Description: The RNA shown here (transfer RNA) has 73 nucleotides and comes from a Clostridia bacterium. Taxonomically the source falls in Clostridia (Bacteria, Bacillati, Bacillota). Model confidence (mean pLDDT): 83 of 100. It matches the Rfam family "tRNA". About the family: Transfer RNA (tRNA) molecules are approximately 80 nucleotides in length.
RNA sequence: GGCGGUAUGGCUCAGGGGUUAGAGCGAUCGGUUCAUACCCGAUAGGUCGAAAGUUCAAAUCUUUCUACCGCUA
Numbered sequence: 001g002g003c004g005g006u007a008u009g010g011c012u013c014a015g016g017g018g019u020u021a022g023a024g025c026g027a028u029c030g031g032u033u034c035a036u037a038c039c040c041g042a043u044a045g046g047u048c049g050a051a052a053g054u055u056c057a058a059a060u061c062u063u064u065c066u067a068c069c070g071c072u073a
Stems, first nucleotide, its partner, number of pairs: 001072007010025004018056001027043005049065005
């Protein structure tokens, strides 16, 4: 240089055009306990890597860029 993959809460991931973007773990608060852990309940936390395009509507489709990973000359 060429090709491919990934980017979504603190972490690991789901969601592949349409109702308010979800789960597990984690955090906080409460319940339980003599107390801690386990367990149960609730709450907070995301403008979906950036920009543009298509569309009535984009996390999702297209293009470019950025970061990381891999293959290859």